[in-house]
C1' cells in the first nucleotide's frame, strides 16, 4: 500500500386500536415497517444491485424402457422479468437533510382476498468485517 485467489465471522424490518362477519394480522377505517452499494451532505420510490418468479444450457445422478427416449433431482453457468415522489426551505451542492403531501411491496399456504401471519428459508444473497496468503 494491494489485484485475483484461499478461509472464518456478519448479513431485513413491520397490524397497537377498531368495524363487519359463523370465519379476516387477508376485507373496511387505522396503525406499522423499509436489504445492499453508489450519488458533493444522510435515500423504500435518483442510479445500480440482491432476493422472489420465469425461462434456456451444461454436467453428473436417480427411476421408467430391449433401445431411442421421457421424467424427477443436485450441482455450475446464462438470459428474462424486476415496484414506487413530488412540493416548500436551507445550503456552494440535497428526487438523500428539515417541514408539508403522496406512492410502494416476490411466490406458494390460508375457515375470507396478505408488504406484516404460515411455508420453502437453519436456505440464498447483494454486500460489510477479518484473517491468512502473495506482488510490489
Nucleotide at each position: 500500500a494491494c489485484a485475483g485467489c484461499g478461509c472464518u465471522g456478519c448479513g431485513g424490518g413491520g397490524u397497537u386500536g377498531g368495524g363487519u362477519g359463523a370465519a379476516a394480522g387477508u376485507c373496511c377505517c387505522g396503525a406499522c415497517c423499509g436489504g445492499c452499494g453508489g450519488u458533493c451532505a444522510c435515500a423504500g420510490c435518483c442510479c445500480g444491485c440482491g432476493a422472489a418468479c420465469c425461462c434456456c444450457g451444461g454436467c453428473c445422478c436417480g427411476u421408467c424402457u430391449c433401445a431411442c427416449g421421457a421424467c424427477g433431482g443436485a450441482c455450475c453457468g446464462g438470459g428474462g422479468c424486476c415496484g414506487a415522489u413530488c412540493c416548500g426551505g436551507u445550503g456552494g451542492a440535497a428526487c438523500u437533510c428539515c417541514g408539508g403531501a403522496g406512492c410502494c411491496g416476490a411466490c406458494g399456504g390460508u375457515g375470507a382476498g396478505a408488504g406484516u401471519c404460515c411455508g420453502g428459508a437453519u436456505g440464498g444473497g447483494a454486500g460489510c468485517a477479518g484473517c491468512a496468503g502473495g506482488c510490489c